[in-house]
Molecule: Bacterial RNase P class A
Organism: uncultured Butyribacter sp.
């Protein structure tokens, strides 16, 4: 550390009847008995039960959440399964709605990062030639993470989805799934110049505050001054409307103690039954701190391989750290 005893602490029940107060079991006190920190009590990140405002609500800014079905009082949680990334593999991770509604950024290099032309290819003109110059071009070469789908042919002065065949890619159709989606269909279509949206943004769904130091009973003390006030002022995120109430704000003096809330819970434990699971149903059993300057130490014995992180404070489901 654990285990078993003996003293002690702390709260609830059952008693005695020593003191005190009183005609009762109130305060202390004695005697038995039950019970007495966590898996993270930490963080206060999230969602709630509970109280209040309160006799309501509506919209606006604001704020969360983001693939698809479930579970759950709820959820930013947890199940399952889809795509996606990593892995040799089991298997892990996801910042997972939209870039054709809009704006905004994106170092250097580059002609060029939304007004595309450095090399370099063709045509014509000048020119002894080298070369200039004008007009097409984005197929080759450079850059760069990305640069006008890709890889043949045909065409064309050079070329270029220009056109065409086979890939890609969008739309449509068919399977098969509840769905997200996945596999087929030449069906149609010449098609869209890159990334970001944990940038602003637009779309869907959500969301009132506050907080146990909430309230709620008892108990004590309550001198005084100054300002606004009805088309005003106040009333629990900001605003606006509505709605309710008549006082409001601000200087200053006094008292602030006890009691409740407060522990039976969306509780826990087995066993079955459904379900891939998360969980849910049933049926048996079991009461496990309630403290308030804040309870759990000491000691003997035994056994042991080492034992950390650590201490309730309305309560429960989570996450996250250690």
């Nucleotide at each position: 550390g654990a285990c078993a005893g003996u003293c002690g602490c702390a709260u609830c029940c059952a008693g005695c009847a020593u003191a005190u107060a009183u005609u009762u079991a109130a305060u202390a006190g004695c005697u038995g008995g039950a019970u007495g920190a966590g898996g993270a009590a930490a963080g206060u990140c999230c969602g709630g039960g509970c109280u209040c405002c309160a006799u309501a609500g509506g919209g606006c800014a604001g704020g969360a959440u983001g693939c698809c079905g479930g579970a759950u009082a709820a959820c930013g949680u947890c199940c399952g399964g889809u795509g996606g990334a990593g892995g040799u593999g089991a298997c892990u991770c996801c910042c997972a709605g939209g870039a054709u509604a809009g704006u905004g950024c994106a170092a250097c290099a580059g002609a060029a990062a939304a007004u595309a032309a450095c090399c370099g290819c063709c045509u014509g003109c000048c020119u002894u030639a080298a070369g200039g110059c004008a007009g097409g071009u984005a197929a080759g070469g450079g850059u760069g993470a990305a640069a006008a789908g890709g890889c043949a042919a045909g065409g064309u002065a050079a070329g270029a989805g220009c056109u065409u065949a086979c890939c890609g890619c969008u739309u449509c159709c068919c399977u098969g799934g509840u769905a997200a989606c996945a596999g087929g269909g030449u069906a149609a279509g010449g098609c869209u110049g890159u990334g970001u949206a944990a940038a602003c943004c637009c779309c869907a769904u959500c969301c009132g505050g506050a907080g146990c130091a909430a309230g709620g009973c008892c108990a004590g003390a309550c001198a005084g001054g100054g300002a606004c006030a009805g088309u005003a002022c106040a009333g629990u995120u900001g605003c606006c409307c509505g709605c309710u109430g008549u006082g409001u704000c601000u200087c200053g003096g006094g008292u602030a103690g006890g009691c409740u809330g407060c522990u039976u819970g969306a509780a826990c434990c087995c066993g079955c039954u459904g379900g891939u699971a998360a969980c849910a149903g049933c049926a048996g059993g079991u009461c496990u701190a309630g403290a308030u300057a804040g309870a759990u130490g000491a000691u003997u014995g035994u056994c042991u391989g080492a034992u950390a992180c650590a201490g309730a404070a309305c309560c429960c489901g989570g996450c996250u750290u250690a």